[in-house]
Molecule: SAM riboswitch aptamer (S box leader)
Organism: sheep gut metagenome
C1' cells in the first nucleotide's frame, strides 16, 4: 500500500513514579498514584484438530492485540435543525497480507 473489525469483553495484585486520553479543540482520568512494566484477565484477526455440503460452530495451545469513558465527542461532507439527531466519508488503532 490493501482489506477486516472498531456501541460488547477484562484486577481490591505488585514495582515505579508524574502526567495520560494519537494529534487541534473540548472535556476526562491522575499522589484514595494515571502513563508503563511484570504477573492475572478479555477475546478482534491469524495458525491447528473436530463436527457441517456449505455457512458457521466448538475445543487447545501460540503469535501479535486490548484491559476508564462509542476510536470519550468535535474535526470534512449532507440531513433533521434554538441548542441538538441522524447517516456517510477523513483521520486513528489493531490483525492478516
Nucleotide at each position: 500500500c490493501u482489506u477486516a473489525u472498531c456501541a460488547a469483553g477484562a484486577g481490591u495484585g505488585g514495582c515505579u513514579g508524574a502526567g495520560g486520553g494519537a494529534c487541534a479543540g473540548g472535556u476526562c482520568c491522575u499522589a484514595u498514584g494515571a502513563c508503563g512494566c511484570c504477573c492475572g484477565g478479555c477475546a478482534a484477526c491469524c495458525u491447528g484438530a473436530u463436527c457441517u455440503g456449505a455457512u458457521g460452530a466448538u475445543c487447545a495451545a501460540g503469535g501479535u492485540g486490548c484491559u476508564a469513558a462509542u476510536u470519550c465527542c468535535u474535526g470534512c461532507g449532507g440531513u433533521a435543525u434554538u441548542a441538538u439527531u441522524c447517516c456517510g466519508a477523513g483521520a486513528g488503532a489493531u490483525g492478516a497480507g